This is a predicted structure of a 155-nucleotide RNA (c-di-AMP riboswitch aptamer (ydaO/yuaA leader)) from a Clostridiales bacterium. NCBI's taxonomy places the organism under Bacteria, Bacillati, Bacillota, Clostridia, Eubacteriales.

RNA sequence: UAGUCCAAAGCGCCGAAUUCAUUAAGAAGCGGGGGAACCAAUUCAGGGGUGAAUCACUUUUGGGCAGCAGUGGAAACGCUGAUUGCCAAAAAUGAAGGGUUAUCUCUUCAACCCAAACCCGUCAGCUAACCUCGCAGGCGUUGAAGAGGAGAUUA
Numbered sequence: 001u002a003g004u005c006c007a008a009a010g011c012g013c014c015g016a017a018u019u020c021a022u023u024a025a026g027a028a029g030c031g032g033g034g035g036a037a038c039c040a041a042u043u044c045a046g047g048g049g050u051g052a053a054u055c056a057c058u059u060u061u062g063g064g065c066a067g068c069a070g071u072g073g074a075a076a077c078g079c080u081g082a083u084u085g086c087c088a089a090a091a092a093u094g095a096a097g098g099g100u101u102a103u104c105u106c107u108u109c110a111a112c113c114c115a116a117a118c119c120c121g122u123c124a125g126c127u128a129a130c131c132u133c134g135c136a137g138g139c140g141u142u143g144a145a146g147a148g149g150a151g152a153u154u155a
Base pairs, nucleotide, nucleotide: 001155002154003153004152005151011140012139013138014137018028019027020026029135030134031133032132033131034130039125046123047120048119049118050117054095055094056093058091059090060089061088062087064086065085066084068081069080070079071078072077097114098113099112100111101110103150104149105147106146107145108144109143
């Protein structure tokens, strides 16, 4: 300077969830939480955390609490009724969010997937020192356009 970026499972993807190790004590790395000053904030229906996994509105259903009306009772309290507010679930709609589309990064379009689960227990803003916890589980994609770089490889 020019070319190439390989259809692969001995590979790739989500995620912090990996590596090393004397074979299980640990180390490294990665990720999370708690925790001063300064600053911020300061109250009721609790609140907070991991995570992308939330929010708004409508309808339906259900339950309890408060309120309302009627009623029983000396009272406490109970019963009935409709229905307002609050709460929960389901469905619909909308909004925000996470991810994939094969060298890496960024931008745009398109398609597709996810939108769970759990913990603390009335407590938690930020946060140096310091303290502490986790390193599970699951999946099988391979459409474009552009940008400036990086990387690998061939001549």